[in-house]
RNA sequence: ACUCGAUAAUAGCAAACCUGUUGAAAGAUAGGGACGCAAAGCUCUGGGUCUACGGCUGAUGCAAGUCAGCUAAGAUCGCCAAGCCGCCGAA
Numbered sequence: 001a002c003u004c005g006a007u008a009a010u011a012g013c014a015a016a017c018c019u020g021u022u023g024a025a026a027g028a029u030a031g032g033g034a035c036g037c038a039a040a041g042c043u044c045u046g047g048g049u050c051u052a053c054g055g056c057u058g059a060u061g062c063a064a065g066u067c068a069g070c071u072a073a074g075a076u077c078g079c080c081a082a083g084c085c086g087c088c089g090a091a
Base pairs, nucleotide, nucleotide: 004089005088012037013036017032018031019030020029021028022027035078041084042083043082045081046080047079048076049075050074054071055070056069057068058067059066060065
């Protein structure tokens, strides 16, 4: 230095849930809170998954509207992979 990841050590992050804010929603965010995480650090690059404001189509209706289906350019990095950076040093 590269692999690797220990009943090691110093640190770190923070699930569910609650409250506030925000968003059409999925979700995000601040505080509380810890299920867990050796990358649970960062990046939507490839997939997967979630949502459907908007768009398209259909049904219904005099109309306004309502309902249903499809659709991501929205979201998820704590879904997987990929890329980049990173603490420590047992076997």
c-di-GMP-I riboswitch aptamer from Pelolinea submarina, 91 nucleotides, folded computationally. Its mean pLDDT, the model's own confidence on a scale to 100, is 89.